[in-house]
RNA sequence: UGGGAGAUCGUCUAAUGGUAGGACGACGGACUCUGGCUCCGUCAAUGUAGGUUCGAUUCCUACUCUCCCAGCCA
Numbered sequence: 001u002g003g004g005a006g007a008u009c010g011u012c013u014a015a016u017g018g019u020a021g022g023a024c025g026a027c028g029g030a031c032u033c034u035g036g037c038u039c040c041g042u043c044a045a046u047g048u049a050g051g052u053u054c055g056a057u058u059c060c061u062a063c064u065c066u067c068c069c070a071g072c073c074a
Stems, first nucleotide, its partner, number of pairs: 001070007010024004018054001025043006047063005
């Protein structure tokens, strides 16, 4: 430098253009003499900037970052 893949709650992981969900976690509550387990509730996310569309996590473009392959220089 070229080609390919990827970026979603604190972490992991779904969502084929129509309410962003689940698990773990954190916090609060119930239970308990206390803690744990169990149950209930709450918290929390679409890399950035544009475009298309009534509507974008999803489609298009550019950029940033990560990984893989190839090449160039030393």